The part of an RNA shown here (small-subunit ribosomal RNA, 5' domain) has 517 nucleotides and comes from an uncultured bacterium.
The RNAcentral record of the full RNA draws on ENA, Greengenes and SILVA.

[in-house]
Context: one part of a larger RNA
RNA sequence: GAUGAACGCUAGCGGCAGGCCUAACACAUGCAAGUCGAGGGGUAGAACACUUCGGUGUUUGAGACCGGCGCACGGGUGCGUAACGCGUAUGCAAUCUACCUUGUACAGGGGAAUAGCCCAGAGAAAUUUGGAUUAAUGCCCCAUAGUAUAUAACCUUCGCAUGUUGGUUAUAUUAAAGUUCCAACGGUACAAGAUGAGCGUGCGUCCCAUUAGUUAGUUGGUAAGGUAACGGCUUACCAAGACGAUGAUGGGUAGGGGUCCUGAGAGGGAGAUCCCCCACACUGGUACUGAGACACGGACCAGACUCCUACGGGAGGCAGCAGUGAGGAAUAUUGGUCAAUGGUCGCAAGACUGAACCAGCCAUGCCGCGUGCAGGAAGACGGUCCUAUGGAUUGUAAACUGCUUUUAUACAGGAAGAAACCCUCCCACGUGUGGGAGCUUGACGGUACUGUAGGAAUAAGGAUCGGCUAACUCCGUGCCAGCAGCCGCGGUAAUACGGAGGAUCCAAGCGUUAUCC
Numbered sequence: 001g002a003u004g005a006a007c008g009c010u011a012g013c014g015g016c017a018g019g020c021c022u023a024a025c026a027c028a029u030g031c032a033a034g035u036c037g038a039g040g041g042g043u044a045g046a047a048c049a050c051u052u053c054g055g056u057g058u059u060u061g062a063g064a065c066c067g068g069c070g071c072a073c074g075g076g077u078g079c080g081u082a083a084c085g086c087g088u089a090u091g092c093a094a095u096c097u098a099c100c101u102u103g104u105a106c107a108g109g110g111g112a113a114u115a116g117c118c119c120a121g122a123g124a125a126a127u128u129u130g131g132a133u134u135a136a137u138g139c140c141c142c143a144u145a146g147u148a149u150a151u152a153a154c155c156u157u158c159g160c161a162u163g164u165u166g167g168u169u170a171u172a173u174u175a176a177a178g179u180u181c182c183a184a185c186g187g188u189a190c191a192a193g194a195u196g197a198g199c200g201u202g203c204g205u206c207c208c209a210u211u212a213g214u215u216a217g218u219u220g221g222u223a224a225g226g227u228a229a230c231g232g233c234u235u236a237c238c239a240a241g242a243c244g245a246u247g248a249u250g251g252g253u254a255g256g257g258g259u260c261c262u263g264a265g266a267g268g269g270a271g272a273u274c275c276c277c278c279a280c281a282c283u284g285g286u287a288c289u290g291a292g293a294c295a296c297g298g299a300c301c302a303g304a305c306u307c308c309u310a311c312g313g314g315a316g317g318c319a320g321c322a323g324u325g326a327g328g329a330a331u332a333u334u335g336g337u338c339a340a341u342g343g344u345c346g347c348a349a350g351a352c353u354g355a356a357c358c359a360g361c362c363a364u365g366c367c368g369c370g371u372g373c374a375g376g377a378a379g380a381c382g383g384u385c386c387u388a389u390g391g392a393u394u395g396u397a398a399a400c401u402g403c404u405u406u407u408a409u410a411c412a413g414g415a416a417g418a419a420a421c422c423c424u425c426c427c428a429c430g431u432g433u434g435g436g437a438g439c440u441u442g443a444c445g446g447u448a449c450u451g452u453a454g455g456a457a458u459a460a461g462g463a464u465c466g467g468c469u470a471a472c473u474c475c476g477u478g479c480c481a482g483c484a485g486c487c488g489c490g491g492u493a494a495u496a497c498g499g500a501g502g503a504u505c506c507a508a509g510c511g512u513u514a515u516c517c
Base pairs, nucleotide, nucleotide: 001516002515003514005513006512007511008510009509012369013368014367015366016365017364018362019361020327025325026324027323029322030321031320034069035068036067039066040065045060046059047058048057049056050055076280077279078278085205086204087203088202089201090200091199092198095197096196100193101192102191103190104189105188106187108142109141110140111139118131119130120129121128122127148173149172150171151170152169153168154167155166158163178185179184206252207251208250213243214242215241218240219239220238221237222236223235224234225233255277256276257275258274259270260269261268262267282303283302284301285300286299305316306315307314308313333359335358336357337356341355342353343352344351345350372403373402374401375400382394383393384392385391386390409453410452411451412450413449417444423438424437425436426435427434428433429432461506462505463504464503465502466487467486468485472501473500474499475498476497482489483488
């Protein structure tokens, strides 16, 4: 000098930031991922009309169900990991990419089911069985198709090589979906882009040699399988290799980086907040779906733990936001709003969003402001000290006189953040896009800010004073009580202990402890 700090004493206000560093310990409760009726069938209900009072018709219509997209983002944590994990550079002629953009071409015909609804059951519950019937942008079949895929042949461009680009021919294989009827949104194939991801490689990346040898899918080859893709990735066979004092193997510790602290720098230390990457989601394992996961609030299996039970069987996963217990020196509200920014779904209106924006708590830090200003000497009273009828100091300090009102209090006014979307109107042209005008929307918040009023009124402490180190005397104590970072101080004149007066340094803080330079 610094800190995600803690502790002691003290405390007026504001702005901006930060806030479980310990038990990746266990969790009550609420919320944190839904959305679409312009994909589908369709019900309870509601309103109106008629009624023979049984009901019927019209309009509307949740919840649940099938289907689509999302749930792989956003948010959390740092267990593991010494590794192509991360950083940097580079390669993929060995790769994939939903939504988005651009371009070309297309969308013909048919079929079988199933949830829901209805009927009948089982179970304490979670849940579940059978029958009948039905729809779709759900599923299947046929047709059509090439700049697609596969195989074969030929010509050709490029490359260090395996190879690769372009073209021709032949054979074979694979598509589609409607809603609405003005329009709009969608569907299929292929190509290109953008974005995101996967894989390879060079270099860098902590400590221990009181760890010296390690390795059998091990190292390489052939073949096959698998993958989006290369590869011992996996398997069969063959060979005997591969790594290592330039530190293999083993052990310990640890998420990495941008950055942060310190320092003139070189270095040394750290990895909180914010950003990028990685890993994880009670512990271990596995795959399914999907463009993307081996998936925090999905599934299955095993285990530990907790809970319900009618003992037959079931349910759960806060390292999301709050909150609870425990641990600890120690770390906050079971708050408000989707107004803005962003995300998902939707043509849109809109819905959802503990992301986000705000508010609450805490001197935890940084920064700013204030606690008055000017005059005022009988140098007052009181205190303390002395060489003591007197003087020094507290000290212009107080009283007293004049001034101001930041702040506080009361009252009054009162924002910016809002641009839009939708709707209406107008204009332009490239005719479905762009522009303009109007209209609407604020959680924070009656907040920030501004004005008025009266009155010095509402506001100072902490540590230190032997040397280092700025600041000295008196009293008490008497190697006691005590102090102390180091040297050391205290045994009767202690500037070092305790009190007082005075002084010094910081100041809404000041000291102590811990840690780093």